[in-house]
RNA sequence: CGCGUGGGAGAGCCGGUUCGCCGGCGCCGAAGGGGCAACCUCCCCGGAACCUCUCAGGCACCAGGACCACUCG
Numbered sequence: 001c002g003c004g005u006g007g008g009a010g011a012g013c014c015g016g017u018u019c020g021c022c023g024g025c026g027c028c029g030a031a032g033g034g035g036c037a038a039c040c041u042c043c044c045c046g047g048a049a050c051c052u053c054u055c056a057g058g059c060a061c062c063a064g065g066a067c068c069a070c071u072c073g
Stems, first nucleotide, its partner, number of pairs: 001073002004070004012025005026059003032055001033053003039047002
């Protein structure tokens, strides 16, 4: 680093509906992406956040999911 397994948050209301979703306004941040630069560093090069934006994504379940643990390669 990769596969697998387990854990894994946040955010809604109304209307329509062929029950798959769609629309209006609002909202969330932990895929991704952008921004600053805390931090790391031989203080150079460079890397870079869980901060921030909300483009994307998301706001029943499912799915996804940063991150953590374990096995294996």
Predicted 3D model of a 73-nucleotide RNA (Glycine riboswitch aptamer) from uncultured Jatrophihabitans sp. Lineage of the source: Bacteria > Actinomycetota > Actinomycetes > Jatrophihabitantaceae > Jatrophihabitans. Of the family's consensus pairs, 90% are formed in the model.